Record summary: The prediction has a mean pLDDT of 83. Predicted 3D model of a 1509-nucleotide RNA (small-subunit ribosomal RNA) from a metagenome.
């Protein structure tokens, strides 16, 4: 030590993406008051212009000019003289600190902890001892010369704390000795020798300095242990290389160099080689472990333009020094010269970015000096910059049921919001005005004490700075933005846009109501900053030490033997490596973190204290581990009996099959499939019988059987051979486990050579099949299958489980052996196989044969795709295996198990579903819908069932939504103001198509008043505005209604259990049923919506009622009338049917058969009733309603026209094709309805249709009303006496009005159709069928809907097939649910990558050539003061050219990697709607998938052998 989103319909797990945090030398964006403390070129170790960034000493030296003062005196010269100035030398000290940088460099570079018995150290400090006497010299200087310049040469003078000899000298060096000590050289200490080695002075006389030798102390140098990045697709590196002996060489050790010798050294514990980088304290981050990192402070180191080299010197191999070369800038008299900011600042330039050409040495530090003092871009300070941390500030308090403005709104309101405004204060900050520090103390002057070292006073000394800091005064007045508000993750709402603009950290928003985009209001959040991007660590236990895993998610190697290395049984003992403990030493300081304390506070600072988990050392401890050693026997083996086995190889037999020949009977067909051909067969097939060949492969036993490491392994005998297992004891004495590399083995396919071939059978080859069919099926057929000897190295080589070893309940079965045994049978050991306990697992499952619990070693995983691919190397004859990335892409990809869908899976069951009927429909005329075309319009809407005689229960005008035109604009309709009027309205005239205008005539009501008249109250008019309108869009924004699955039997719910869970279970299960109807069982018990039943009708029947019904009676020709109410009937009220009763089956149920009774019998029959859900199913064009669109027009009126068009396609229907008919005559029976704008009778007229009349009915009363049928006639099989379309005449009806467009009627035409391909539609009883009859709509109009009676049937064997449906159960890759999912080629665009003739470029090395400057080494016939030798000459000595050796750069060669690039070509990944297929998911329609080989547009297809996933 926080969680959260994304994979699914939901669910658990894996598993990867993402966000929330911190932190930053950061940069962009909006914005931006004030301090204090930090911090700033992270990139081009590019290039630089200018100024500075190391000087100082006159107390080391000579010599010189100014100025000053004395002195001489030739008044302008001399000399002296200043502790004073001044710039050069010559000389010491410093220039090797301080500053800067990070290229380079995997390094003893750096960190630590040692060690030098192998070392040096200038200035500083101790101590001890000296400082004596000589010499030659060379700058400056003067003189000449040469030069553009820098600079140079040549002569001559001269000092010195420069130089060079002498002499002296120890505790130095050197030689030799003794002692002692180490660690081999050898350290120490004493002694011996006398071989070598010093010095400088200044000056103010106090003190600085020199010299030697010790020793500190400081600083460097140098070795050594141990950490210290990535890559094996980098495995072997190494000739000075490793060591020796011996010289050189260094302050010192050493192949650091050289000669000669030996052959070593390094390396899987990562050498070499390649890539990348200063490292550390530390800083960010985290709970830590740990990842990250190396700005700014602090310590190493390493650079200074590149590269090479030395000089000086205490120190370098020197950033502001020579020197050589190269690059490059510059000047130049073209001879040759100067240069080096990775110091301050600055300037180009890269770049997304980083500051002033400030001021001071006043402090701190440094150099010089004795000292003032100089000098210091170290450093102390301003300056810029919100880059960062911190702190303050932009005001306070009052102030409304709450102005305004803005937004919103359900038009009440409500938010902004005490916010402003107004009142009353403050006074930080910043203005303006006064004061005004601390940082300063040395030093130095005076002056005083002094223990002579010094101390104390007094004076002076400030860059920043008139700064902090105080007062004082004015005034709220000068000071708030940013970013977010879909979820994660605090914050909403309006307009806008309309998958467009945009957004986006994931997941996703936008396709017309967007809290996700844009903006207004509001609101979180942070706040002088707030966002974004990058980076980092964190979350991520997502590399896992702490703290993961690997049966199926990614991941056990194909099996064994074994090397290294890891691990390892019991007992003693010693040691003390590990390990423990205490103690020392170090871990610089600064950070961190506690505790004070200074800055008002904090940020900062400053003290002090813990820590720094590390290293080394010492000392002890003696369990464990290690080691050394002495035993043990139980792990391991070894004998010995004894068994079981398709273990292994080899030889040799064997039968049955099958095919082939050869003969013998035989005849016409065989074969083969779904179903055919293709093949063979009259030259005799096949059948059959008899014989010979000849491969390969071994039925029955046989198994969840047995062996074997694993592949794998089967007739028989025989040899030869491995392994195991049981039992006993006897030997060995831990010999053991595992096992990186490494060796062997390794199924099929393949491959070589040589054989073999009877089946079989990739490739081909023909025949079907198919839309094709490179295939499934069939004929045939090669390689190969078989051998032998070689490769080859791989698979679902699988238990998807790596090997050993212990432990942890059981039960059943079998294989082998022992033992016991009452002979059943028990028990132990070993295998081998199912089922469970505890435990474990996401689940499925595993479960003493572990996936349980631990040890001990190997292999292997880290998200999916590209890819087991490129490239490389390694094997291999090849095929190819082995080892194996990156770029790009994705936001998932998987795994188990849940619910659902569906499966050309399984069971069970149902329905006019199919069968078994009986009628259509598809063919014709004809209505009628729709579609298409057309059209000024043919308004609109409904689209598989479930749209299409649907919305429409009825389009001539209306209706009417369309079209053309002609008209209105508060409107045809509604409410609310004002003004007028009683026009309006009715009746009339005209005008004009009508709408509408136009004129004339009449013309309300109530109060109060005599009346004008005034108010009111109804109604119009006009005006003005609020709105009215709208069949305009959005059925995907809705509300209600409707379809449909389906009148299928299902669909939930509580509690409870059970599972992490999603879910299950009830509800599954045995049975039954029309039913989730009921019984029975059961972790489930109940319970709701549904069935079922309660409701209406009809069927029987009792009571009640009895007009208009009704008539057993009467009267009447009839209408009617009387009496009754039994009957029919009507209509209320019961009653009756409940598996009640009998048998039978059945589990003694539920229920199912039969029967009886009854009118009905098993829900009687028919209807109403329609679960939870689907289909974003219909419907804004019945209502109603959000949003959004029109407002002189998408409103409205008005006339005509259109919704009725008509090459054509389809649905529903009507008529029909005829004799079971037609036609004419005669004759009989209904119900259901409806009738006052109606229904209409009796009569009358008309062929009719229909007219004139109008009795009676507001209805059990009157009116509309049957036909099929029955009886008689004609028609006789024909396009007709069938059928009526189609036209043409004439009417009649309705209505303003039948052209476009109505229905009837009459007379006349008299079409096409003689039973209708593929299909396909209704119906199971009063049903079809077939007959008419009301209705409603409606003026008129009905083949149509919806109603009614009449006449009345066939058939069901069953449930295999088809469509729908239920339960149950399986598979699934679906889950928008099979209209699903999804695979490959091929065409297009994008994008990255690989081969590729070559090209170009780059560091590294290698070997050869030449060689600068330079050490070093020889070294002149060249120069040569000082020291020696010589009287001298000269000589020694000493320098130099000059050669040698190395060698930078530079040129040659050849190859090795690396990067970039390239016609042309592979193969990938990505991209709403391209093309062929349909390969995979279900039995995916041929089960699939693995290897391997062959084919083939693609997916794939086929062989062999494997796997069950």
């Nucleotide at each position: 030590a926080g969680a959260g989103u994304u994979u699914u319909g939901a669910u658990c797990c894996u598993g990867g993406c993402u966000c929330a945090g911190a932190a930053c030398g950061a940069a962009c964006g909006c914005u931006g008051g004030u301090g204090g403390c930090g911090u700033g070129u992270u990139u081009u170790a590019u290039a630089c212009a200018u100024g500075c960034a190391a000087g100082u000493c006159g107390a080391g030296c000579g010599a010189g000019g100014a100025c000053a003062g004395u002195a001489g005196c030739u008044u302008g010269c001399u000399a002296c003289u200043g502790a004073g100035c001044c710039g050069a030398g010559c000389g010491g000290c410093g220039a090797a600190c301080g500053g800067g940088u990070g290229a380079g460099u995997a390094a003893c570079g750096c960190g630590u902890a040692a060690g030098c018995a192998a070392u040096c150290u200038g200035c500083c400090c101790c101590a001890c001892a000296a400082u004596c006497g000589g010499g030659a010299a060379c700058a400056a200087c003067c003189g000449u010369g040469c030069c553009a310049a820098c600079g140079c040469g040549c002569g001559g003078c001269u000092a010195a704390u420069g130089c060079c000899g002498g002499a002296u000298a120890u505790u130095g060096u050197g030689u030799c000795c003794u002692a002692c000590u180490g660690c081999a050289u050898a350290g120490u200490a004493g002694g011996u020798u006398a071989a070598c080695g010093a010095a400088a002075g200044a000056u103010u006389u106090a003190u600085c300095g020199u010299u030697g030798u010790g020793g500190g102390a400081u600083g460097a140098g140098c070795u050594u242990g141990c950490g210290u990045c990535c890559g094996a697709u980098u495995a072997g590196c190494u000739a000075g290389u490793u060591g020796g002996c011996g010289g050189g060489g260094u302050a010192a050790u050493a192949g650091c160099c050289c000669a000669c010798c030996a052959a070593g050294g390094c390396g899987a514990c990562g050498a070499u080689c390649g890539g990348u980088a200063g490292c550390c304290g530390g800083c960010c981050u985290g709970a830590g472990a740990g990842g990250g990192u190396g700005a700014u402070c602090g310590g190493c180191c390493a650079c200074a333009u590149u590269g090479g080299g030395a000089c000086u010197g205490a120190g370098a191999u020197a950033c502001g020094g020579c020197c050589c070369a190269g690059a490059c800038u510059u000047c130049u008299a073209c001879g040759g010269g100067a240069g080096g900011c990775a110091g301050c600042a600055g300037u180009a330039g890269g770049g997304a970015a980083u500051a002033u050409u400030g001021c001071g040495c006043a402090a701190u530090g440094g150099g010089g000096g004795g000292a003032a003092c100089c000098c210091u871009g170290a450093c102390g300070c301003a300056g810029c910059a919100a880059c960062g941390c911190c702190a303050c500030g932009u005001g306070u308090g009052g102030g409304a049921a709450g102005a305004a403005g803005c937004a919103u709104u359900u038009c009440g309101g409500u938010g902004u919001g005490u916010a402003a405004a107004c009142c009353a204060c403050u006074g930080u900050c910043g203005g303006a005005a006064a004061g005004g520090a601390a940082u300063a103390a040395c030093g130095g002057a005076a002056g005083a004490c002094u223990u002579c070292g010094g101390u104390c006073u007094u004076u002076a000394u400030g860059a920043a700075u008139g700064u902090a800091c105080u007062u004082u005064u004015a005034g709220a007045g000068g000071a708030a933005g940013c970013a977010c508000c879909g979820g994660c993750a605090a914050a909403c709402u309006u307009c806008g846009u309309g998958c467009c603009a945009g957004c986006a950290g994931c997941c996703g928003c936008g396709g017309u109501a967007a809290u996700a985009c844009g903006a207004g209001g509001g609101g979180u959040g942070c706040a002088a900053g707030c966002g974004u991007u990058g980076u980092u660590c964190g979350g991520a236990a997502u590399c896992a030490c702490u703290g993961g895993g690997c049966g199926u998610a990614a991941a056990g190697g194909g099996a064994g033997c074994g090397u290294a290395g890891g691990c390892g049984g019991a007992a003693g003992u010693g040691c003390a490596a590990g390990c423990a403990a205490u103690c020392u030493g170090u871990a610089u300081a600064a950070u961190c973190c506690u505790g004070g304390g200074g800055c008002c506070c904090a940020a900062c600072c400053c003290c002090a204290g813990u820590u720094c988990u590390g290293c080394a050392g010492a000392u002890u401890g003696g369990a464990c581990u290690g080691u050394a050693u002495u035993u043990c026997u139980u792990g391991a083996a070894u004998a010995g009996u004894u068994c079981a086995g398709a273990g292994g190889c080899a030889a040799g037999c064997g039968g049955a099959a099958u095919u082939u020949c050869u003969g013998g009977u035989g005849u016409a067909g065989c074969g083969g499939u779904g179903g055919a051909a293709u093949g063979c067969g009259u030259a005799g097939a096949g059948a059959u019988c008899a014989g010979a060949a000849a491969g390969a492969a071994c039925a029955c036993c046989a198994a969840u059987g047995g062996c074997g490491a694993a592949g794998g392994c089967a007739g028989c005998u025989u040899g030869c051979u491995g392994g195991g297992g049981a039992c006993u004891u006897a030997u060995u004495g831990a010999c053991g486990c595992u096992g990186a590399g490494g060796c062997u083995c390794g199924a099929a396919a393949g491959u070589g050579u040589g054989g073999g071939u009877a089946g079989c059978a990739a490739a081909c080859a023909g025949g079907a099949u198919u839309a094709g069919a490179u295939a499934c099926c069939c004929u045939g057929g090669u390689a190969g299958u078989c051998c032998a000897c070689a490769c080859u190295g791989u698979a679902a080589a699988c238990g998807a489980u790596g090997c050993a070893u212990a432990c942890u309940g059981g039960g059943u079965g079998u294989c082998c052996g022992a033992a016991a045994u009452u002979c059943g049978u028990u028990u132990c050991g070993g295998g081998u196989a199912c089922c469970g306990u505890a435990g474990c697992u996401a689940a499925c499952g595993c479960g003493u044969u572990a996936a349980g619990u631990a040890u001990g070693c190997c292999g292997c995983c880290u998200g999916g795709g590209g890819a087991g691919u490129a490239c490389g190397u390694a094997c291999g004859c090849a095929a190819g295996u082995a080892u194996g990335a990156a770029a790009c892409u994705c936001a998932a990809a998987g795994g188990a198990a849940u619910u659902g869908a569906c499966g050309g899976g399984g069971g069970c069951c149902c329905g006019c579903a199919c069968a078994a009927g009986c009628g259509g429909u598809g063919g014709a005329g004809c209505a009628u819908g729709u579609g298409g075309u057309u059209u000024a319009a043919u308004u609109c809407g409904a689209a598989g069932c479930a749209a299409c005689g649907c919305g429409c229960g009825g389009a001539a005008c209306c209706u009417u939504a369309c079209c053309a035109g002609g008209g209105u604009u508060u409107g045809a309709c509604a409410u609310g103001g004002a003004a007028u009027c009683g026009c309006c309205g009715c009746a009339g005239c005209g005008a004009g198509a009508g709408a509408u205008c136009g004129c004339u005539g009449u013309u309300u009501a109530g109060u109060a008043g005599c009346a004008a008249u005034a108010c009111u109250a109804c109604g119009g008019u006009u005006c003005a505005c609020a709105c009215a309108g709208g069949u305009g869009c959005u059925g995907c924004a809705u509300g209600g209604c409707u379809g449909u699955c389906g009148u299928c039997a299902g669909c939930u719910c509580g509690u409870g259990u059970c599972g992490u869970g999603a879910g299950a279970u009830g509800u599954u299960g045995g049975g039954u049923u029309a039913a989730g109807u009921c019984c029975c069982g059961c972790a489930a018990c109940g319970a709701g919506c549904g069935c079922a039943a309660c409701c209406c009708a009809c069927g029987u029947u009792u009571c009640u009622a009895g007009u208009u019904g009704c008539u057993a009676c009467c009267c009447g020709c009839a209408a009617g009338g009387g009496a009754g109410c039994u009957c029919u009937c009507u209509a209320g009220a019961g009653a009756g049917a409940c598996u009640g009763c009998c048998g039978g089956g059945g589990a003694c149920a539920a229920c199912c058969c039969g029967g009886a009774g009854g009118a009905a019998g098993g829900u009687g029959u028919g209807g109403a009733u329609g679960a939870c859900g689907u289909c974003a199913a219909g419907u804004c064009c019945u209502c109603a309603u959000g949003g959004c669109c029109c407002u002189u027009a998408c409103a409205u009126c008005c006339u005509g026209g259109g919704c009725u068009a008509c090459a054509c396609a389809c649905g529903u229907g009507c008529u029909a094709c005829a004799a079971u008919g037609g036609u004419c005559g005669g004759u009989a029976c209904a119900a259901u309805g409806g009738g006052u704008c109606g229904c209409a009778a009796u009569a009358u007229c008309g062929c009719g249709a229909g007219a004139u009349g109008g009795a009676g009915c507001c209805a059990a009363u009157c009116c509309c009303u049957a036909a099929a049928g029955c009886c008689g006639g004609c028609c006789u099989c024909a396009g007709u006496u069938c059928g009526g379309a189609u036209c043409g005449g004439a009417g009649u009806c309705u209505g303003c009005a039948a052209c476009u467009c109505g229905a009837c009627u009459c007379c006349g035409u008299g079409a096409a159709g003689c039973u209708g391909g593929a299909a396909u539609c209704g119906c199971u009883a009063g049903u079809a069928a077939u007959c008419g009859u009301g209705g409603g709509u409606c003026a008129g109009c009905a083949c149509a809907c919806c109603a009614c009676g009449g006449u009345g049937a066939a058939u069901a064997c069953g449930u295999u097939c088809c469509c729908g449906g239920g339960c149950c159960u399986u598979g699934u890759a679906c889950a928008c649910a099979c209209c699903g999912c999804c695979c490959g080629u091929c065409a297009a665009g994008c994008c990255a990558u690989g081969g590729g003739a070559g090209a170009a470029g780059g560091g590294a090395g290698u070997g050869c050539u030449c060689u600068a400057a330079g050490u070093c080494g020889u070294g002149a016939u060249g120069c040569c003061a000082a020291c020696c030798c010589g009287c001298a000459a000269g000589g020694g000595a000493g320098c130099u050219a000059a050669c040698g050796c190395c060698u930078a750069a530079a040129g040659c060669a050849a190859g090795a990697c690396c990067u970039u690039u390239g016609a042309c070509u592979g193969g990938g990944g990505c991209u709403a709607a391209g093309u062929c297929g349909u390969a995979a998911c279900a039995a995916g329609g041929u089960a699939g998938c693995c290897g391997u080989a062959c084919c083939g547009g693609a997916a794939g297809g086929u062989g062999c052998g494997g796997c069950u996933g």